c-di-GMP-I riboswitch aptamer from a soil metagenome, 67 nucleotides, folded computationally.

RNA sequence: AAGGCAAACCCGUCGCGAGGCGGGGACGCAAAGCCAGGAGUCUCUCUGAGAUCGUCCGGUUGCCGAA
Numbered sequence: 001a002a003g004g005c006a007a008a009c010c011c012g013u014c015g016c017g018a019g020g021c022g023g024g025g026a027c028g029c030a031a032a033g034c035c036a037g038g039a040g041u042c043u044c045u046c047u048g049a050g051a052u053c054g055u056c057c058g059g060u061u062g063c064c065g066a067a
Base pairs, nucleotide, nucleotide: 004029005028009024010023011022012021013020014019027054033060034059035058037057038056039055040052041051042050043049044048
């Protein structure tokens, strides 16, 4: 450099919900790839069960270029 992902918001759909998935969209991202192990935040029918890896840490895999 090429290429990649896709926040808010809108539509559809699933879920009690946090939210998930598909389409549109582009605020951002060099791991914004993957994994709920730790902390945080959030939800529900709260001794419990969940959501979030685009909050941080940790684990693991990895493209191009330079050194």

Its mean pLDDT, the model's own confidence on a scale to 100, is 81.